Predicted 3D model of a 366-nucleotide RNA (Bacterial RNase P class A) from a Mariprofundaceae bacterium. The sequence is in RNAcentral, with records from ENA. The coordinates come from a structure-prediction model, not an experiment, and the mean pLDDT is 79. Taxonomically the source falls in Mariprofundaceae (Bacteria, Pseudomonadati, Candidatius Mariprofundia, Mariprofundales). A source record names the gene rnpB. Its Rfam family is "Bacterial RNase P class A". By type it is a ribozyme.

RNA sequence: GGAGUGGUCCGGGUGGUCGCGGCAGGCUUAGGUCUGUCGAGGAAAGUCCGGGCUGCACAGGGCAGAGUGCCGGAUAACGUCCGGCGGGGGCGACCCCGGGAAAGUGCCACAGAAAACAAACCGCCAACCGUCUCUUCGGAGAUCGUCGGUAAGGGUGAAACGGUGCGGUAAGAGCGCACCGCCCCGGCCGGUAACGGCAGGGGGCACGGUAAACCCCGCUCGCAGCAAGGCCAAAUAGGGAAGCGUCAGGCGUGGCCCGCGCUGCUUCCGGGUAGGCUGCUCGAGCCUGUCGGUAACGGCAGGCCCAGAUGAAUGAUCAUCGCCCCUUCGGGGGAACAGAACCCGGCUUACAGGACCACUCCGCAC
Numbered sequence: 001g002g003a004g005u006g007g008u009c010c011g012g013g014u015g016g017u018c019g020c021g022g023c024a025g026g027c028u029u030a031g032g033u034c035u036g037u038c039g040a041g042g043a044a045a046g047u048c049c050g051g052g053c054u055g056c057a058c059a060g061g062g063c064a065g066a067g068u069g070c071c072g073g074a075u076a077a078c079g080u081c082c083g084g085c086g087g088g089g090g091c092g093a094c095c096c097c098g099g100g101a102a103a104g105u106g107c108c109a110c111a112g113a114a115a116a117c118a119a120a121c122c123g124c125c126a127a128c129c130g131u132c133u134c135u136u137c138g139g140a141g142a143u144c145g146u147c148g149g150u151a152a153g154g155g156u157g158a159a160a161c162g163g164u165g166c167g168g169u170a171a172g173a174g175c176g177c178a179c180c181g182c183c184c185c186g187g188c189c190g191g192u193a194a195c196g197g198c199a200g201g202g203g204g205c206a207c208g209g210u211a212a213a214c215c216c217c218g219c220u221c222g223c224a225g226c227a228a229g230g231c232c233a234a235a236u237a238g239g240g241a242a243g244c245g246u247c248a249g250g251c252g253u254g255g256c257c258c259g260c261g262c263u264g265c266u267u268c269c270g271g272g273u274a275g276g277c278u279g280c281u282c283g284a285g286c287c288u289g290u291c292g293g294u295a296a297c298g299g300c301a302g303g304c305c306c307a308g309a310u311g312a313a314u315g316a317u318c319a320u321c322g323c324c325c326c327u328u329c330g331g332g333g334g335a336a337c338a339g340a341a342c343c344c345g346g347c348u349u350a351c352a353g354g355a356c357c358a359c360u361c362c363g364c365a366c
Stems, first nucleotide, its partner, number of pairs: 001362010012321007020039008041337001045348002048346005053225004065221005070084005085098005099216002104214002106210003121154002123150003127146002130143005162180006181205001182203004187198004229278004239269006249263005285304008323334004
């Protein structure tokens, strides 16, 4: 200098003017108004996991259902994080994956003969029949067909039933043997464990893939969600209690009578609708230091207060500086993804541009 790997952080600054929401205080004619102070994010997002909180349910156990899955640890908890183990990829920094396919069932596109109690398309080989050629007349060779053997070779596929070599055979094949690989068994050593190492015995090899297919095994899990839940409480209608009133009265029906229909009055109580208040933001909180731990994380000490709206505030504009682009050097233009809604821990996804740290590989120079 080039190419990369892992990670951390920022994601406009300052000032003026106008405006919005919360809180505190002052004034007020109760409508407001003034002053001070605070006022979006790393993802506030997707709502995918986990927990707090709230209501309902609940003796205990089982079935069903959902989730999860190497081992150990962290944590309030997790599908998260940390440290290991094993497998795979990369020269490497580093990255990806993780129960069981030897209990059973299902499936395996296209291609291919065959996709799993294996299988014969080409090829190779034997036998038989026919034809042809040669012949020392005993046979030998070539070939169409039929019927068999064969998993060595070719070809298909993501994947084809261990690999190499020698023997063996008509040709072949763990058919036999050697080495390598694989499986099973118990032992010793190291490790908390996953697992690793060592020596030994047995077995020609039986066991293709898929569990985000059913399934099996272990573990975890009640259901719902702030529109949870609690409190206050108009108007109208209906409910309950007490008192008063008594067969009358009142209202309606065409003006009147009869008739007919409807109907007590007052006070109090409770449920409940609109509406309002609460839950609501001080919390598994943030910063600094220190101690324990490889780390995730935890302990202690000191400091800090950091949005709480609800037809839903958090904005607009000007100047200037910084960044990027264009430039006729006067100037002109641009700046991402996105926006709280009960709170918190994660994961995932989106993101213009920029800063920094550690490490790896290659080249050059000293």